[in-house]
RNA sequence: GAAAAAGGUAAACCCAUUGAGAGGUGGGGGCGCAAAGCCGACGGGUCCUGUGAAGGAUGGCCGGGCUGCCGGA
Numbered sequence: 001g002a003a004a005a006a007g008g009u010a011a012a013c014c015c016a017u018u019g020a021g022a023g024g025u026g027g028g029g030g031c032g033c034a035a036a037g038c039c040g041a042c043g044g045g046u047c048c049u050g051u052g053a054a055g056g057a058u059g060g061c062c063g064g065g066c067u068g069c070c071g072g073a
Stems, first nucleotide, its partner, number of pairs: 001070001008033002013028006031060001037066003042063003045058005
């Protein structure tokens, strides 16, 4: 990240399954993504449980860290 090339991934929704829940997993399905790869044992936000303290979820909410393919300057 302008045009490409090789690819990758997979939103909503549906089915199955799992969880108290947010959600997760598998299959289908493609909205999108140049990191929508990994990190929740970095900081926020949002969501769930709880009287609270606290715990949990989310990396396709953001910042940040680490690592990748191709091309250009």

The prediction has a mean pLDDT of 89. c-di-GMP-I riboswitch aptamer from a Nitrospirota bacterium, 73 nucleotides, folded computationally. Its Rfam family is "c-di-GMP-I riboswitch aptamer". For this family Rfam cites "Identification of 22 candidate structured RNAs in bacteria using the CMfinder comparative genomics pipeline" (Weinberg et al., Nucleic Acids Res, 2007). The RNAcentral record of the sequence draws on Ribocentre.